[in-house]
A computed fold for a 378-nucleotide RNA from a soil metagenome, annotated as Bacterial RNase P class A.
The prediction has a mean pLDDT of 76.
It matches the Rfam family "Bacterial RNase P class A". By type it is a ribozyme. About the family: Ribonuclease P (RNase P) is a ubiquitous endoribonuclease, found in archaea, bacteria and eukarya as well as chloroplasts and mitochondria.
RNA sequence: GAGUCGGCCAGACAACCGCUGCGCGAAAGCGUGGAGGAAAGUCCGGGCUCCCAGGGCAAGGCGCCAGGUAACACCUGGGGAGCGUGAGCUCACGGAAAGUGCCACAGAAAACAAACCGCCGAACUCCCGCCCGUGAGGGUGGGGGUGGCAAGGGUGAAAAGGUGCGGUAAGAGCGCACCGCGCCGGUGGUAACACUCGGCGGCACGGCAAACCCCGCCUGGAGCAAGAGCAAAUAGGGGAGCAAGCGGAGCGGUCCUCGGACCGGUUCCGCGCGUGUGGCCCGCACGUGCUCCCGGGUAGCUCGCUGGAGGUACGCGGUGACGCGUAUCCAAGAUGAAUGGUUGUCCUCGACAGAACCCGGCUUAUCGGCCGACUCCU
Numbered sequence: 001g002a003g004u005c006g007g008c009c010a011g012a013c014a015a016c017c018g019c020u021g022c023g024c025g026a027a028a029g030c031g032u033g034g035a036g037g038a039a040a041g042u043c044c045g046g047g048c049u050c051c052c053a054g055g056g057c058a059a060g061g062c063g064c065c066a067g068g069u070a071a072c073a074c075c076u077g078g079g080g081a082g083c084g085u086g087a088g089c090u091c092a093c094g095g096a097a098a099g100u101g102c103c104a105c106a107g108a109a110a111a112c113a114a115a116c117c118g119c120c121g122a123a124c125u126c127c128c129g130c131c132c133g134u135g136a137g138g139g140u141g142g143g144g145g146u147g148g149c150a151a152g153g154g155u156g157a158a159a160a161g162g163u164g165c166g167g168u169a170a171g172a173g174c175g176c177a178c179c180g181c182g183c184c185g186g187u188g189g190u191a192a193c194a195c196u197c198g199g200c201g202g203c204a205c206g207g208c209a210a211a212c213c214c215c216g217c218c219u220g221g222a223g224c225a226a227g228a229g230c231a232a233a234u235a236g237g238g239g240a241g242c243a244a245g246c247g248g249a250g251c252g253g254u255c256c257u258c259g260g261a262c263c264g265g266u267u268c269c270g271c272g273c274g275u276g277u278g279g280c281c282c283g284c285a286c287g288u289g290c291u292c293c294c295g296g297g298u299a300g301c302u303c304g305c306u307g308g309a310g311g312u313a314c315g316c317g318g319u320g321a322c323g324c325g326u327a328u329c330c331a332a333g334a335u336g337a338a339u340g341g342u343u344g345u346c347c348u349c350g351a352c353a354g355a356a357c358c359c360g361g362c363u364u365a366u367c368g369g370c371c372g373a374c375u376c377c378u
Stems, first nucleotide, its partner, number of pairs: 001376009011346007019034006036352001040363002043361005048223004059219005064078005079093001080091004094214002099212002101208003116153002118149003123146010161179006180203001181201005186195003227303004237294006245271006251264005272288006310329008347350001
């Protein structure tokens, strides 16, 4: 100088005026507490509350190993793979010889391999030339077809192990050596896994499972407006007491000689009565019960509500996450919902952002600055 990892702070001080929880006080008032590292997203995991008879299917989530934890998709340590000179960083990291499916474009071919250019001319066959032979025929050279090959070129994200030697008509794990791969065993490790170990196999079939699927493990639903308690007014429900106007019609019930009788505050109409309107009458409107008790629910109030898987310090155990012990501390709890405003001084001129049941995580946003450990270069 460049960088990696971890932790911390989040303008400071003062005065005045407010808001709100709690305590004291008869009151006035006084004292005291009053946002965050993310209070956010509501993405995981729990506590708490209510609901649900049992079981299965379905659906969803997770997925290397071991540990931590109340639990987790979190954390710690380790393994493997990839990136970086390095400190370090990243990874949904079970199974692709259980089955199904997909692999754009390009390319001959994208998975029971195939053959565009290319290589070959061994085998079969056709044509042509030359040589030998009296002849049947033989030899040789060239071209074509059937054919052989997969080394080279080309395409692609990916092309059926790599390099070398042998081999061949040309080639090819066709053969061999080394490397790689698979299986079995051994050794080390709790395990994932590793091995400079031994043997076997020419190699036995690319990728995708955040495609279906298979395997293993886990998961009931709704959420503090959950839920619980106290409890008006009005209108329903049940009961008791008092007061009950008459007539008609309907309705319901009981009895029954089937025609009616009786009972009923169940409905309607008329008259009566009461209230209102109005000075009064008519008229019109409304009412025809009142009082008390019980029970459910609503408004309202209270609880849930913040002392908890809590913080800090020290000691011990552990590589660590974390655990145990002792001491000590209490740090917002509202419900139209507080946590603010003004002024002054100073500085490095101040980011993202505002609790609403609680806790553990993850993710995202964030001006600047400080501390510690480590790496690389000079």